The prediction has a mean pLDDT of 81.
The RNA shown here (transfer RNA) has 85 nucleotides and comes from a Candidatus Bathyarchaeota archaeon.
The source organism's lineage runs through Archaea, Thermoproteati and Candidatus Bathyarchaeota.
RNA sequence: GCCCGGGUUGCCGAGCCAGGUACGGCGACAGCCUCGAGAGCUGUUGGUCCUCUGGGCCGCGUGGGUUCAAAUCCCACCCCGGGCG
Numbered sequence: 001g002c003c004c005g006g007g008u009u010g011c012c013g014a015g016c017c018a019g020g021u022a023c024g025g026c027g028a029c030a031g032c033c034u035c036g037a038g039a040g041c042u043g044u045u046g047g048u049c050c051u052c053u054g055g056g057c058c059g060c061g062u063g064g065g066u067u068c069a070a071a072u073c074c075c076a077c078c079c080c081g082g083g084c085g
Base pairs, nucleotide, nucleotide: 001084002083003082004081005080006079007078010026011025012024013023020068027045028044029043030042031041032040046058047057048056049055050054061077062076063075064074065073
C1' cells in the first nucleotide's frame, strides 16, 4: 500500500442485507419479601430543555451527503483485529 471483518447505552450482544418507536442479557438503583441479607418477583436505568399525569430536541467511531424519514444507503476519515504483498 491492497483486501476482509469489526466500532451500538456502565459491560456483553441483537438490530444493518430489505431505511419507519434505541431492543435483550448482565450489572446498578428503588420497591416487595426477611430479624437482616442472599435468592426470587416488580419497576427504573443515554444526554439536555420545557409551561412536566406529559412533551420537544439531540444521541449507534468522526465528519459530510441522499431522503418525508438514516444505527441501517452513499462518500471521506479515525481506531481495533486478521490476511496478502